[in-house]
RNA sequence: UAACUGCCUCGGGUAACCGCGGAUUUUGAUCCGAGGAAAGUCCGAGCUCCAUAGGGCGGGAUGCUGGAUAACGUCCAGGGGGGGCGACCCCACGGAAAGUGCCGCAGAAAAGGAAACGCCGCCUCAUAGUUUUGAGGCCGGCAAAGCUGAAAAGGUGCGGUAAAAGCGCACCAGCGGUCAAGGAAUUGGCCGGCUUGGCAAACCCCAUCCGGAGCAAGACCAAAUAGGGGAGAAAUGAAGCGGCCCGCUUCUCUCCCGGGUUGGUCGCUGGAGACGCCGGGCAACCGGCGCCGUAGAUAAAUGGUUACCGGCUUGUUUUAAUACAAGUCACAGAACUCGGCUUAUAGAGGCAGUUAUUAU
RNA sequence: GGCGGUGUAGCUUAGUUGGUUAGAGCGUCCGGUUCAUACCCGGAAGGUCGGUGGUUCGACUCCACUCGCCGCUACCA
Repeated sequence: UAACUGCCUCGGGUAACCGCGGAUUUUGAUCCGAGGAAAGUCCGAGCUCCAUAGGGCGGGAUGCUGGAUAACGUCCAGGGGGGGCGACCCCACGGAAAGUGCCGCAGAAAAGGAAACGCCGCCUCAUAGUUUUGAGGCCGGCAAAGCUGAAAAGGUGCGGUAAAAGCGCACCAGCGGUCAAGGAAUUGGCCGGCUUGGCAAACCCCAUCCGGAGCAAGACCAAAUAGGGGAGAAAUGAAGCGGCCCGCUUCUCUCCCGGGUUGGUCGCUGGAGACGCCGGGCAACCGGCGCCGUAGAUAAAUGGUUACCGGCUUGUUUUAAUACAAGUCACAGAACUCGGCUUAUAGAGGCAGUUAUUAU
Repeated sequence: GGCGGUGUAGCUUAGUUGGUUAGAGCGUCCGGUUCAUACCCGGAAGGUCGGUGGUUCGACUCCACUCGCCGCUACCA
């Protein structure tokens, strides 16, 4: 200098004036007022009501090991696998030897274990320069070569054999046993026999977890109306209750049509809170101390103008630096609240590191 | 705000234990028939199955993320 990798920060700033929502008010005014994702609503919780949320079946979610946490499908560390020269990145990563199922076409055969294509050997007949070639047969041998496929019954090599085969041996992969290391996943050594195709984002099995609804939850005040009509059930019923059963609670209840209101208060923002320092831990995170007050609307506020500054683009000027003018400023936007994930995001910056090239 | 459903040709749709090339009707276009039009007859085009990625030998189908559309949802007697 170029190309990258990881972690993190900001994401227009300041002032004046005019507005908007909220709090306080001495009615003059003062103070506060969007985000890193407020988004998607994909997970996990708090909170509220229904049993202080109960049992069974069914259903759903997660899935290497250990830890963090209120909890998680999140995060951290480690293991294994894959990718990259590397910094580093990615992985839905339990079980296919519990069982069932699927593997189209092609191919001999698509799986508890194969020969309706074949190869080798022998016999008979035919053929003829020849030890060749062809046909038929054998309850003969074979899984080596060929052929097919995404995938072919452990792989490579040597021996062995009529031809072959874990048939024997060496190495490698896998499985089982044992010893050692480790907290565990797992790793390494030795021994053994020779070997168990793929798919579980197919059913399923194993382990762990999960009751339902959601702030339009729910509580209170006020106002209004026809306590009207129809259907059903009457304790073997109905509702809460959601797939079913049990259990619990309540009971003149449930459903439909019809009728009335479209107001207010609370829930509502101080919370697993932000920031700083110290300590523990590899880290996620935890503990102690100090300090801060930081949106609460309900058709929904958080905006506009001007000036200066900053970034970017274009034009003019200048050799150039520069100066001037115009335009423009990513994604987006609270609605009960948190912890995550995912997705969108112009541009600017910081720290640590890798590779290549050049110069000294 | 909360909850649920859905997406296949211009329109309406079929297609599921994953299998060769996604199939219809209407519409469109071309030809025939007719003096001409319609009806009718024959033929053709038109689909990246909303998008992206993954699992698998193989995806409309299974899984994840994402985009669009639709529906339900107040209180009282």
Description
This is a predicted complex of two RNAs, RNase P RNA and transfer RNA, with 437 nucleotides together. The coordinates come from a structure-prediction model, not an experiment, and the mean pLDDT is 78. Rfam match: Bacterial RNase P class A. Its family is annotated with dimeric ribonuclease P complex, ribonuclease P activity and tRNA processing in the Gene Ontology.